[in-house]
């Protein structure tokens, strides 16, 4: 330049046309002489940005960024 994958919670990933969840790690409250484990609350999100299409997009489209790979070029 081509071609494939990806971008969602502080990390790590899951969902899918019906307005988003696990784990983990945070916070808070129990328990302890204090801690750590352990039990009980809580989800903390313009779902990478702009258009489109639908009654409805996180899920399809078009572009444009960013990360991962293979490829091709490299006097």
């Nucleotide at each position: 330049g081509c071609c494939g994958g990806g971008g969602u919670a502080g990390c790590u990933c899951a969902g899918u046309g019906g307005u988003a969840g696990a784990g983990c790690a945070c916070a808070c409250g129990g328990c302890u002489g204090a801690a750590a484990a352990c039990c009980g609350u809580g989800g903390u999100g313009u779902g990478g940005g702009c258009a489109g299409u639908c009654c409805g997009a996180u899920u399809c489209u078009g572009c444009c960024c960013c990360c991962c790979g293979g490829c091709a070029c490299c006097a």
Annotation
A computed fold for a 75-nucleotide RNA from a Candidatus Peregrinibacteria bacterium, annotated as transfer RNA. Its Rfam family is "tRNA". The coordinates come from a structure-prediction model, not an experiment, and the mean pLDDT is 81.